[in-house]
Molecule: transfer RNA
Organism: Spirochaetaceae bacterium
RNA sequence: GCCAGGAUAGCUCAGUGGUAGAGCAGCUCACUCGUAAUGAGCAGGUCCGCGGUUCGAAUCCGCGUUCUGGCU
Numbered sequence: 001g002c003c004a005g006g007a008u009a010g011c012u013c014a015g016u017g018g019u020a021g022a023g024c025a026g027c028u029c030a031c032u033c034g035u036a037a038u039g040a041g042c043a044g045g046u047c048c049g050c051g052g053u054u055c056g057a058a059u060c061c062g063c064g065u066u067c068u069g070g071c072u
Base pairs, nucleotide, nucleotide: 001071002070003069004068005067006066007065010024011023012022013021018055026042027041028040029039030038048064049063050062051061052060
């Protein structure tokens, strides 16, 4: 220099056009002599940035940032 893949909740990851989810972690309650475990509930992300397409974009397109892998 060229090619490919990734960036979404504190962490690990889903979500392939119609108002964003799970598991773990956190908080509250129940249960228990107490703790753990278990059960119920709550909170938590304007989806890496900027543009474009569209009635509508996390999702499609362009440019950029960053990470990983491959080629030279």